This is a predicted structure of a 479-nucleotide part of an RNA (small-subunit ribosomal RNA, 3' major domain) from an uncultured Saprospiraceae bacterium.
[in-house]
Context: one part of a larger RNA
């Protein structure tokens, strides 16, 4: 100089406390060990791995075995040399790849030779590698952390390492400012600039919206027609501690203070300095070397990646009356559709079939929102609670649901009565709860993920202590 200390100040974070729900118990569902296996394909391991790479494993993906082929090859490109009338096909064999291809049929252009264009074999050139090395690499990420830091020019000061500046004294979320100072400047970080919400003006007005006029219906912005209102969407405006009181030299603070839609950083989001883990990834991609080259490259069929004494992670669903079931009734908001979304109509208890309309969509459709309200039942029980698991019947997707969807009906009706040590998350439109939408996607193992809106808390006295961090300071036989 720094790391480190079960030294010390000081301050900070759902770090703890103070509350709310939950894991850790039981079905199950999902990934990880582990063991198995012909394989159970690879990677990812404390926090930073374990509903993760995967935003979609029946085939296919697929890289993994089993077995059967091909050799310049599964793709494209040129070169030479020979062939051929095309070629692909048909015919046999085979799970299929492949093999055979005797015999048949047949392109343009030319009167013809010939020449394009195709396609064959030889053979040459550039192959192929999800083989290996993230400890030869780019790129990209994760973590400390949205923590407040992390440097450098010039002067000074030291014999040098280096110090100073950045230290102090206050302030702030903040190296944020203020004041003092051998320092004075400056630059990545902070903050602002950028997007959404949360308040109003202007200005627009269809597919939206309807106050007022008319016009029509059993009834509906249904039609004239309106731009008042609602909404869309662009511009602008608007917050700045700007005003006040108090306290402070000042930065700030503090006030159920005034104004205001909003008040002291108004919520959220995008951004993530220098640098730590030789972090992670040669399997998204790129790429030194190595290795392979009738195989470690590729083609195909079938099996596996769904295995199961057993063990963690991560969620769903539950255990019951604030509930469970049955009839009524009410409210959204982002999204999405042409190889798609369907209205309506009839059949079917129903998943769904038939038909049939509208819409490439503020116009039609998905799409009745659940949770709530009313009514009526149930009366504390392994129950009218719970749905595993099991039998039968069906439905849809797709060449195909045996191994290995998903959905319905009818049976059946397990464990499980609030979960031991222990552990998580979470400060406000957040926790809890309730339900819709999307990507992937033919169909789905989706209870993940990513949004969206509904209904809506409890507590924070405080920083002793238990985590991590940031500043000053001391110790040191580490570097």
């Nucleotide at each position: 100089u720094g790391a480190c200390g079960g030294g010390g100040g000081u301050c900070c974070g759902c770090a703890c406390a103070a509350g709310c729900g939950g894991u850790g118990g039981a079905g199950c569902a999902u990934g990880u060990g582990g063991u198995u296996u012909a394989a159970u394909c690879c990677g990812a391991u404390g926090a930073u791995a374990c509903g993760c790479g995967a935003g979609g494993a029946a085939c296919c993906u697929u890289a993994c075995c089993u077995g059967g082929g091909c050799u310049a090859g599964a793709a494209u490109g040129u070169g030479u040399a020979g062939g051929g009338g095309a070629a692909u096909g048909a015919u046999c064999u085979g799970a299929a790849a492949g093999g055979u291809g005797a015999u048949u049929g047949g392109c343009u252009c030319g009167c013809a030779a010939g020449a394009g264009a195709c396609u064959c074999u030889a053979u040459a050139c550039a192959a192929g590698g999800u083989g290996c090395u993230g400890c030869a690499u780019g790129g990209c990420u994760g973590u400390c952390g949205u923590c407040a830091g992390c440097u450098c020019g010039u002067g000074u000061c030291g014999u040098g390492a280096g110090a100073u500046g950045u230290u102090g004294g206050g302030u702030u979320a903040a190296g944020u400012c203020c004041c003092g100072c051998a320092a004075c400047g400056a630059g990545c970080g902070c903050a602002a600039c950028c997007c959404u919400c949360g308040u109003g003006u202007u200005c627009a007005a269809u597919u939206g919206c309807c106050a007022g006029c008319g016009a029509g219906u059993a009834a509906u912005g249904u039609c004239g027609g309106g731009g008042a209102c609602u909404u869309u969407g662009a511009a602008c405006a608007g917050a700045c501690u700007g005003c006040c009181g108090c306290c402070g030299u000042a930065a700030g603070g503090u006030g159920a203070g005034a104004g205001g839609a909003a008040g002291g950083u108004g919520a959220g989001g995008a951004c993530g300095a220098c640098g730590u883990c030789a972090a992670g990834u040669c399997a998204u991609c790129a790429u030194g070397g190595c290795c392979u080259u009738u195989a470690u490259g590729u083609c195909c069929a079938g099996g596996g990646c769904u295995a199961c004494a057993c063990a963690c992670g991560u969620g769903c669903u539950a255990c019951a009356a604030u509930g469970g079931u049955a009839g009524g009734g009410a409210c959204a908001g982002a999204g999405g559709g042409c190889a798609g979304c369907u209205a309506c109509a009839c059949c079917g208890c129903g998943a769904g079939g038939u038909g049939a309309u509208g819409c490439g969509a503020a116009u039609c459709u998905c799409u009745c929102a659940a949770a709530c309200c009313c009514u009526a039942u149930c009366c504390c029980a392994g129950u009218u609670c719970g749905g595993a698991u099991u039998g039968g019947a069906g439905u849809c997707u797709g060449c195909a649901a045996c191994c290995c969807g998903a959905c319905u009906c009818c049976a059946u009706g397990a464990a499980g009565g609030u979960g031991g040590a222990a552990u998580c998350g979470c400060u406000a439109g957040u926790a809890a709860u309730c339900g819709c939408g999307c990507a992937u996607c033919a169909g789905c193992c989706a209870u993940g993920g990513c949004g969206c809106g509904g209904u809506g808390a409890a507590u924070a006295c405080g920083u002793u202590c238990c985590c991590g961090g940031a500043c000053c300071u001391u110790g040191u036989a580490c570097a």
Annotation:
Model confidence (mean pLDDT): 82 of 100. Rfam family: Bacterial small subunit ribosomal RNA.